[in-house]
Context: one part of a larger RNA
Formats: sequence, C1' cells, structure tokens
RNA sequence: UGACGGGGACCCGCACAAGCAGCGGAGCAUGUGGUUUAAUUCGAAGCAACGCGAAGAACCUUACCAAGGCUUGACAUCCCCUUGACAGAUGCAGAGAUGUAUCCUCCCCUUCGGGGGCAAGGGAGACAGGUGGUGCAUGGUUGUCGUCAGCUCGUGUCGUGAGAUGUUGGGUUAAGUCCCGCAACGAGCGCAACCCUUAUCCUUAGUUGCCAGCAUUUAAGGUGGGCACUCUAAGGAGACUGCCGGUGAUAAACCGGAGGAAGGUGGGGAUGACGUCAAAUCAUCAUGCCCCUUAUGUCUUGGGCUACACACGUGCUACAAUGGUCGGUACAACGGGCAGCUAUGGAGCGAUCCGGAGCAAAUCCCAAUAAACCGAUCCCAGUUCGGAUUGCAGGCUGCAACUCGCCUGCAUGAAGUCGGAGUUGCUAGUAAUCGCGAAUCAGCAUGUCGCGGUGAAUACGUUCCCGGGCCU
Repeated sequence: UGACGGGGACCCGCACAAGCAGCGGAGCAUGUGGUUUAAUUCGAAGCAACGCGAAGAACCUUACCAAGGCUUGACAUCCCCUUGACAGAUGCAGAGAUGUAUCCUCCCCUUCGGGGGCAAGGGAGACAGGUGGUGCAUGGUUGUCGUCAGCUCGUGUCGUGAGAUGUUGGGUUAAGUCCCGCAACGAGCGCAACCCUUAUCCUUAGUUGCCAGCAUUUAAGGUGGGCACUCUAAGGAGACUGCCGGUGAUAAACCGGAGGAAGGUGGGGAUGACGUCAAAUCAUCAUGCCCCUUAUGUCUUGGGCUACACACGUGCUACAAUGGUCGGUACAACGGGCAGCUAUGGAGCGAUCCGGAGCAAAUCCCAAUAAACCGAUCCCAGUUCGGAUUGCAGGCUGCAACUCGCCUGCAUGAAGUCGGAGUUGCUAGUAAUCGCGAAUCAGCAUGUCGCGGUGAAUACGUUCCCGGGCCU
C1' cells in the first nucleotide's frame, strides 16, 4: 500500500423478509458422472461445467472402432517422361472404395521440324497432410466479479523513503451524480448523454384500411369514389426538475402539486473502465515449439457417438372439478416462402394423398390461434383424471428408418392422490398461464431465440444469510 477479520460506522442489491409459482417424490425428454464396450470421439468442472460447444449424430456429419484399400497422396506449387484427353455410357468382380474391358474423346500458333496452353497417367524429390500434444509458450475471441462505481494520470505540496494528498470530510444521487468545504489545481478511462425500440401528437405519402359520408351490388371494401380514421415508414414536435408551493446551508437536492400521452435516468435494449480467476478455447480460425510421415495422413463399407445395475443437473407431462370430454362461437403479434409456401375442390376416421389456382409476396399462401365465453355431460373414484409401456394396422422424408427418425388410427392403460432435508425464479404488463412464429433442417424440438393473449399477490422493514461499495 493492499487483502482479510465469527472488529466498528454508513449504504446498496429478489440478498433476507412479505408474497406467488416451482424444483427435490412419479413417468418421460435431455445433458453429465459412473459402469460397460472393439468403439461408446473430443472439449466444458463451485458460483461462472451438466437442454453447454451441438441453430438439429440413420449414411454424410464424424474427429471413435472393426475390416478392406492408397502412399508425392483426398488438397497446393515446382521438374521430367508418356498420352490426348477429362467428363460420360455399358459389361464383369467387389460390401464399397476400387480394379478391369469396350465405346466416345482437346484447343491455339506453325517455317510442318516443332512450340505453347489444358487435362490425365507414370517417376524422382522438395513437400503436402495431421480434429496429434502443449490454452502453463501465444494471437484473437469469450465467461466472471458487474452495468458494481470505481480505476488512474500531469503539475504542485507533504514525507529520508515506501508512499500520501487530489479520490478524504458535510450533504445528496442510480452513479467519483452534483453542491459546499479543503494543499491542492486540473485531466483521462468509466457514470450519464449521443444510438435502437416502445408509449402521444403533427407533416408528407396512399394498390393496407374505411359505409367515416355518397353510389352500386349485397357472399366479401367486392366495385365506383375518397385518404378523414386505422395502419405502414420517412421527417419533425414532445420531458428539461421547465413551472408553482414546502424542506434544505441562500447550494446541490428531496417531498407535494399543476399541466401533460408520458415526470423526475418514462419502460426495454445495445453499450461492460483499470483489473481478477496461469478462468475457457491449439476441436472455429491463426500460430511458436514438440511429435507422426506405406501413418497419428487419406479413401471406403459396416458399426459406434442412441449401451444401462446406478447417481446428479435442466426441463416436459401429470396427480384433477378454478378440472376432463363433446358441441357452438370470438379476439393477436412477430415472422417465413420458388429445388419454396401451397388455397378452392376431391379421397381417407386420421397422419396424409390426388389435383392444381395464386404468390419472389402490406396484394397469394403457411394460418386453424389457444386459453377465454356459451351450452351439455362426468360427481370425487386411481375415475370419462393421468398418459408411460406394449401389440397390430398405416402415413411421410430419404439410396436406405434393423441397430437408430417423426406422425396417425385401433387396442393396451404403468407410476402418480401435491412430494423429506433442502433449494430456485420473480417487484408489473412482471410472476403465473395460453397458444403462435423462426433459425438449424431432406426428415426429426418437451431445447433455444423471438411474438402476442389473459393477467395477479406482496414489499412492515434492514436484526439476520449471501454478494458488493465507501471510511476506519
């Protein structure tokens, strides 16, 4: 000077408390450990690993294993020789890679000697190649403390010096935010603001919207007509403690009020200081050194990553009447679409199929929203709850669903009657609950990332638990 203290003072945070919903018990999904295995590829390890890398393992992916092949190589540059190809088609062998046979088969210049380009085969070596090792040799990127309010510098001053001061103190703030004071005076990185979005209005613009007012058809804004409204998307306005009252040191600020769509950083996001953890990543990529070089490289077929006595994490579905089933009937937003989305119509109980209009899309399609509401039924039971598991019959994608996909119908109908110790999330359009979309993707979603619908309870307070800040 820091760090630490079951030392002290002050302050903050879903940290506790007050509440609501969970997890921990059941079944299943998924990740991990362990075990097993020829292989179950590798990484991630308290918070900050464990629905994580993986925004999607049947082959491929794929890095693992077994077997079969190749050795200048699957890929790049250079040299020599041979050929005119390469690609493609067919036959045979083979699990395929591949081997073999047949057919087909280049371009430009030319003194016709040849030269050049391109491609294939062969050869020699320089080399290629490595998801092999080291993240404790590194770059780059990322997590975390933490969106916490801190971290520093120049000059000056003090101290022999390490250093101190400034940055401490009195108030105040979400904030080292601002005010006042002060041997300090200033400055930088952070805070805030500038950026995006949402909430209100105006202008501009109407192939979306409107009976708003008119006309016409009425099955539809369908048509004429019109941009008033909704909306869309560009520009602007608006919020600044600006105004009033009170408190306060006459300050900063705080409390209340007015006006206003919005009030005191309005809500949300992006944005992450100096640094910490030799934190993570050599398997995104790049890269030093080491290692392999007829193999630790490379091609292929099949298998594995999906195993299963068990243990843990994260989720989904339930245990029911605020409910299940049946019928009727409303109201969204974000998005995606040409090797695509697919309407009307028809077949099927259904998954789906046939057929094909429209749409590169504010125009057409995905698209049906669901909970809610209205009516009927069930009558508290392992049930008309719950749906695991299993059998049979089908559908779709795809060379191919045995290992190992998803979906449908019929049958089957397990555990489960609200969960021990303990533990998690959340302060408002939030929790809870309901559905919808997208990326990845041939197919495959209870995961992830978004979207809207319905829509609470509680917060006395800071003694205690956890984490953090400042002074001592």